[in-house]
Molecule: TPP riboswitch aptamer (THI element)
Organism: Paracoccus xiamenensis
C1' cells in the first nucleotide's frame, strides 16, 4: 500500500401452494394483509462465488389425504449490484533486527 472475506448502508429481484370437515392440517425462511384484470405493502429470502426465483413443466420416478412433499431433470438455460468500516487473510514497498 492493494487485493479478498464476513458485516453494514442505499437500492434492486422474488414466491405466496395443496387438502379428509366449517374448524383447521402438510412442508417450508416465507403460504399474509388490503385492494381488486394486471396491483400495493408488511415480514421472509436473495443479489453474479448468482438453486432466491423463473423456464423446460398440463414433465419423469416416489410418498402422501393432496401438494415442487422427496429426488431427477441440473456441470441446462435465464435471472436482480454499488459504496464502506473494523477485525481476519494475502501480495508489494519502506524501516529496524
Nucleotide at each position: 500500500u492493494g487485493g479478498c472475506u464476513c458485516g453494514c448502508c442505499u437500492c434492486g429481484g422474488g414466491g405466496g401452494g395443496c387438502c379428509g370437515u366449517c374448524c383447521g392440517g402438510c412442508u417450508g425462511a416465507g403460504a399474509c394483509g388490503c385492494g381488486u384484470u394486471u396491483g400495493c405493502g408488511g415480514a421472509c429470502c436473495c443479489g453474479u462465488a448468482g438453486a432466491a426465483c423463473c423456464u423446460g413443466a398440463u414433465c419423469c420416478g416416489g410418498c402422501u389425504a393432496a401438494c415442487c412433499c422427496c429426488g431427477g431433470c441440473g456441470g441446462a438455460g435465464g435471472g436482480a449490484a454499488g459504496g464502506u468500516u473494523u477485525c481476519g487473510c494475502u501480495g508489494c514497498c519502506c524501516c529496524u533486527u